[in-house]
RNA sequence: AACCGAAAAAAGCAAACCCAGCGAAAGCCGGGGACGCAAAGCCAUGGGUCUAAGGCGUGGAAAGCUAAGACUGCCAGGUUGCCGUA
Numbered sequence: 001a002a003c004c005g006a007a008a009a010a011a012g013c014a015a016a017c018c019c020a021g022c023g024a025a026a027g028c029c030g031g032g033g034a035c036g037c038a039a040a041g042c043c044a045u046g047g048g049u050c051u052a053a054g055g056c057g058u059g060g061a062a063a064g065c066u067a068a069g070a071c072u073g074c075c076a077g078g079u080u081g082c083c084g085u086a
Stems, first nucleotide, its partner, number of pairs: 004084002012037002017032003021028002035073001041079003045076003048071003054066003
């Protein structure tokens, strides 16, 4: 230094749920709250998943289809980084 993550230490993040706000929705943001997390830091790049306002669809609707909207706490990949040497 790389890989790795047993025991420990320091620091950190925060699921569900509740409250307020934003959004058509998925979801996001702030506060509370902790199920968990060694990248649960960052990047929608590949796959995957969610939503379907608008568009297509219809005589008109509806169903259905569709991401330019989302999710990195689904998996890869990229990049940065704390501690330790069992």
About this RNA
Predicted 3D model of an 86-nucleotide RNA (c-di-GMP-I riboswitch aptamer) from a Peptococcaceae bacterium. Its mean pLDDT, the model's own confidence on a scale to 100, is 88. Its Rfam family is "c-di-GMP-I riboswitch aptamer". Gene Ontology term of the family: cyclic-di-GMP binding. The organism belongs to Peptococcaceae, within Bacteria.